[in-house]
Predicted 3D model of a 72-nucleotide RNA (transfer RNA) from a Bacteroidaceae bacterium. Its Rfam family is "tRNA". It is annotated as a transfer RNA.

RNA sequence: GCCUUGGUAGUUCAAUGGAUAGAAUAAGGUCCUCCUAAGACUUAGAUUCGGGUUCGAUUCCCGACCGAGGUA
Numbered sequence: 001g002c003c004u005u006g007g008u009a010g011u012u013c014a015a016u017g018g019a020u021a022g023a024a025u026a027a028g029g030u031c032c033u034c035c036u037a038a039g040a041c042u043u044a045g046a047u048u049c050g051g052g053u054u055c056g057a058u059u060c061c062c063g064a065c066c067g068a069g070g071u072a
Base pairs, nucleotide, nucleotide: 001071002070003069004068005067006066007065010025011024012023013022018055027043028042029041030040031039048064049063050062051061052060
């Protein structure tokens, strides 16, 4: 250089074109408890970037950036 693949809450992962992007864990608050832990309830938190297709894009297409693997 070329090919393949991945990029989503702080972290680990879902969502295979129809919406309010969801779960676990972590963080804040309340309850419980003599206190802590555990437990219950609750709050906030994310689609790498730029274009395109579409009524509608996390999803499909093109390019860029970053990571992984392969190839001479």

It was read from a public genome assembly.